This is a predicted structure of a 169-nucleotide RNA (glmS glucosamine-6-phosphate activated ribozyme aptamer) from Gracilibacillus oryzae. Rfam family: glmS glucosamine-6-phosphate activated ribozyme aptamer. It is annotated as a riboswitch. Taxonomically the source falls in Gracilibacillus (Bacteria, Bacillati, Bacilli, Bacillaceae). It was read from a public genome assembly, where an Rfam model found it.
This record gives sequence, C1' cells and structure tokens, in this order.
RNA sequence: UAUAUUAUUAAAGCGCCAGGGCUAGGAGAGCGACUCUCUUUUAGCUGACGAGGUGGGGGUUUAUCGAAUGGGAUCGGCGGAUACCUCCCGGUUGGACAUCUCAACCGAUAUGUUUUUAUUCGAAAACAAGAAGGCAACUUUUUGCACAAGAAUGGGAACAAGAUGAAAC
Repeated sequence: UAUAUUAUUAAAGCGCCAGGGCUAGGAGAGCGACUCUCUUUUAGCUGACGAGGUGGGGGUUUAUCGAAUGGGAUCGGCGGAUACCUCCCGGUUGGACAUCUCAACCGAUAUGUUUUUAUUCGAAAACAAGAAGGCAACUUUUUGCACAAGAAUGGGAACAAGAUGAAAC
C1' cells in the first nucleotide's frame, strides 16, 4: 500500500464519480513570433437550497413540495431512501347507541369526501459584507437580509350504506 473478515459510527436533496465542465503542471501542433487556441497526459475542483416524510409483510422504480443572479450543468451516471401498489392489523366517517358486513379516507399526529372562509404558523441557499485555507479551480465558516409550496386550529355549505339488537318518546 492492497485484499479479505469482524466490530463500531455516520444519512436520506442523502452518499459516491468513469462522462461533461473548470483549475494547475508537462508534452505536441497552429500562427513569422508573442498572446491566444486546439490535442494529449498527470494531479486536483465541481457535481441539490431547504420544507416534508417510516403500523407489519411482500413488490416496484424516473419516490412528495416548492426556492434559486438555476435555465449552458441542482447536467449526466451509480447506489440508497420514510414515496407508490398490494395483503394483513389498527383508526375515523357513514343522521342518538352497540355489533356484524359494505364503501371512502388514513397510520397510534390514524379530524369521512368536496368546497369556501378567518386566524396563526412557515425556510434555507441565493444575495450583500467579511474571516480562514489553497498557485488556482474552489472549500469551510461568521454577520445581515427577505421571500415559497404548504401546515395547524376554527366557522359555513353540500354529499355519504344495509342488517340485527335493545332503549327512549
């Protein structure tokens, strides 16, 4: 230094890099020459800004939402992932209550569906001004400054089964 095994730690815009882009060094070519440009090689840099999200089993892959001085790289590729489908379990609603089926919607934060309205809550990057490291591309970080999708709690309107039981009037 590499490989194998074992153990531990670390995460979901999370991890990684062979394409692409960028930086530096070497070599070659173009131009009368320099600058500059191109090719090649070596070593590096970049490669998603937050919000939200896990009942159990199985399956699937382009797994939700918006922001950006993003629109010519947040491109491209690989892996993963709380997404989605399905079965089971559980919850809510279905005109007082209970039980069993059925339907719709959900996941112990389990408010039925659609619609309307009020209040409250709700970013970070970007941007600006700095600090440190690096020849550089860039990296880490401090301060300031806003803004979203949406979420929660209420009000209103409309729509939404069947059977059985017992009670009240």